The RNA shown here (transfer RNA) has 73 nucleotides and comes from an uncultured Clostridia bacterium. The prediction has a mean pLDDT of 81. Its Rfam family is "tRNA". It is annotated as a transfer RNA.
RNA sequence: GGAUCGCUAGCUCAGUUGGUAGAGCAUCUGACUCUUAAUCAGGGGGUCCAGGGUUCGAGCCCCUGGCGAUCCA
Numbered sequence: 001g002g003a004u005c006g007c008u009a010g011c012u013c014a015g016u017u018g019g020u021a022g023a024g025c026a027u028c029u030g031a032c033u034c035u036u037a038a039u040c041a042g043g044g045g046g047u048c049c050a051g052g053g054u055u056c057g058a059g060c061c062c063c064u065g066g067c068g069a070u071c072c073a
Stems, first nucleotide, its partner, number of pairs: 001072007010025004019056001027043005049065005
């Protein structure tokens, strides 16, 4: 220098054919318990790496940039 893949909740990750974003763990509240843990029920938490484009509509498609990994030179 070139190529491919990844970036989504505090963490690990899903997200189908473009239709308005989820799970597990963690956290908070309640139940249960003499108390803790475990168990059960419920809640909060995101402008999906940044900018631009296409579209009625973008996490998803296109372009540029950033960070990380791998491969080639």